[in-house]
RNA sequence: CACCGAUAAAGGCACACCCUGCGCGAGCAGGGGCCGCAAAGCCUACGGGAGUCGGCUCGCAGCCGACUUGGCCGGGUUGCCGAA
Numbered sequence: 001c002a003c004c005g006a007u008a009a010a011g012g013c014a015c016a017c018c019c020u021g022c023g024c025g026a027g028c029a030g031g032g033g034c035c036g037c038a039a040a041g042c043c044u045a046c047g048g049g050a051g052u053c054g055g056c057u058c059g060c061a062g063c064c065g066a067c068u069u070g071g072c073c074g075g076g077u078u079g080c081c082g083a084a
């Protein structure tokens, strides 16, 4: 340094839910909260999944467009520590 992830050490983030605000909506921001997370740091301007809205359509069956989700996954990228 790389791989790897410990009943190690120092820390970090913050599910659901609640309050306030924004959004047609999925959802987002701030505060509280703390289920969990070795990247639960960042990237949707790479690929997919799921969801929302609009259009076509008899029809959430299907197709198209826009949007949402990085705590859905793959992938990219940066980072703390150093046992086996």
Base pairs, nucleotide, nucleotide: 004082005081012037013036017032018031019030020029021028022027035071041077042076043075046074047073048072049069050068051067052066053065054064055063056062
This is a predicted structure of an 84-nucleotide RNA (c-di-GMP-I riboswitch aptamer) from uncultured Pyrinomonas sp.
The model forms 95% of the base pairs in the Rfam consensus.
Its Rfam family is "c-di-GMP-I riboswitch aptamer". Its family is annotated with cyclic-di-GMP binding in the Gene Ontology.
The organism belongs to Pyrinomonas, within Bacteria.